[in-house]
RNA sequence: UGGCGUGUAGCUCAAUUGGUGGAGCAAUCGACUGUUAAUCGAAAGGUUAUAGGUUCAAGUCCUAUCGUGCCAG
Repeated sequence: UGGCGUGUAGCUCAAUUGGUGGAGCAAUCGACUGUUAAUCGAAAGGUUAUAGGUUCAAGUCCUAUCGUGCCAG
């Protein structure tokens, strides 16, 4: 430099391939108890990497940029 992927909560991953973004773990609060741990419950946490485009509607499709992985040179 070129090619093919990938980017969603603090972390690991979903979202039935266009129709209101969820789960587990962590952290916070509460219950349980001599106390911690474990267990149970609750609430919170998202400009879906950035900027445009298509569409009534975009995490999903298209373009560019950025980060990252693999391959080639």
Predicted 3D model of a 73-nucleotide RNA (transfer RNA) from Syntrophothermus sp. Its Rfam family is "tRNA". From the family's description: Transfer RNA (tRNA) molecules are approximately 80 nucleotides in length. RNAcentral holds the sequence, with entries from ENA. The prediction has a mean pLDDT of 81.